[in-house]
RNA sequence: GGGCCGGUAGCUCAGUUGGAAAGAGCAAGUGGCUGCUAACCUCUAGGUCGCGGGUUCGAGUCCCGCCCGGCCCA
Numbered sequence: 001g002g003g004c005c006g007g008u009a010g011c012u013c014a015g016u017u018g019g020a021a022a023g024a025g026c027a028a029g030u031g032g033c034u035g036c037u038a039a040c041c042u043c044u045a046g047g048u049c050g051c052g053g054g055u056u057c058g059a060g061u062c063c064c065g066c067c068c069g070g071c072c073c074a
Base pairs, nucleotide, nucleotide: 001073002072003071004070005069006068007067010026011025012024013023019057028044029043031041032040050066051065052064053063054062
């Protein structure tokens, strides 16, 4: 330098063919339970969907450029 895959909550990830309010588990917080803690149950908060453009009535999803990580080729 070229190719492929990936980047979504603090962490690990899902998100189909572009359309419901962007989700799950873990972690965190509240309340319950308990003599206390843990476990368990309940609820809550937490997101510029890597960045910038484009297409579209509508983009996490499609197109272009760039950045970062992994693998392969040279």
Background:
The RNA shown here (transfer RNA) has 74 nucleotides and comes from a Phycisphaeraceae bacterium. The sequence was found in a public genome assembly. NCBI's taxonomy places the organism under Bacteria, Pseudomonadati, Planctomycetota, Phycisphaerales, Phycisphaeraceae.